[in-house]
Molecule: Glycine riboswitch aptamer
Organism: mouse gut metagenome
RNA sequence: UUCCAAGAGAGAGUUGAGUGAUUCAGCCGCCGAAGAGGCAAGCCGGAUAUAUGCUGGUGAACAUAUGCCGGACGAAACUUUCAGGCAAAAGGACUGGAA
Numbered sequence: 001u002u003c004c005a006a007g008a009g010a011g012a013g014u015u016g017a018g019u020g021a022u023u024c025a026g027c028c029g030c031c032g033a034a035g036a037g038g039c040a041a042g043c044c045g046g047a048u049a050u051a052u053g054c055u056g057g058u059g060a061a062c063a064u065a066u067g068c069c070g071g072a073c074g075a076a077a078c079u080u081u082c083a084g085g086c087a088a089a090a091g092g093a094c095u096g097g098a099a
Base pairs, nucleotide, nucleotide: 001099002098003097004096005095011028013027014026015025016024017023029086030085031084035082036080037079038078042073043071044070045069046068049066050065051064052063053062
């Protein structure tokens, strides 16, 4: 990646147009498990305040810890409902099997 199995949720809402059927537009109400967006701890970097270490003393430098700032690093079944969906069909995350 392909095939097979299983696979939830939510109005068969309403108005108009149109059709053999599918559909399109408006209005209200909803769902989360295609896809997509968002975020935690942490990580990375920066400036420098405090403490500790280093020192014969002082200072400087350096290191560590805490605090501060920033990041086109950072997960999901959480969240947003953009997309998608709300009888059946189709689709459908995750899981299992086969190639």